[in-house]
RNA sequence: AGUUAUAAGGGCAAACCCGCCGCGAGGCGGGGACGCAAAGCCACGGGUCAGGCCCCGAGCCUGAUAGCCGGGUUACCAAAG
Numbered sequence: 001a002g003u004u005a006u007a008a009g010g011g012c013a014a015a016c017c018c019g020c021c022g023c024g025a026g027g028c029g030g031g032g033a034c035g036c037a038a039a040g041c042c043a044c045g046g047g048u049c050a051g052g053c054c055c056c057g058a059g060c061c062u063g064a065u066a067g068c069c070g071g072g073u074u075a076c077c078a079a080a081g
Stems, first nucleotide, its partner, number of pairs: 003081001011036002016031006034067001040073003044070003047065007
């Protein structure tokens, strides 16, 4: 220096509840932990979901989801061997 765990430290936070925002999918804050080694960040491809348009064809537009998958990018600790 590389690899690395049933170690240690630290991190995130599903459902549900409360408040606020949004037509909505959902988002933010607080509580709460099902889980997570990228459950950090990015809607680029696919999926799903919402709103609108519509020639009614899941066809087009706009949006949501990074905790659906792929991809991009950055990254904590480090026993023995």
The RNA shown here (c-di-GMP-I-UAU riboswitch aptamer) has 81 nucleotides and comes from a Candidatus Rokuibacteriota bacterium. The prediction has a mean pLDDT of 84. Its Rfam family is "c-di-GMP-I-UAU riboswitch aptamer". Its Rfam clan is "c-di-GMP_I riboswitch clan". On this family, see Weinberg et al., Proc Natl Acad Sci U S A 2017: "Bioinformatic analysis of riboswitch structures uncovers variant classes with altered ligand specificity".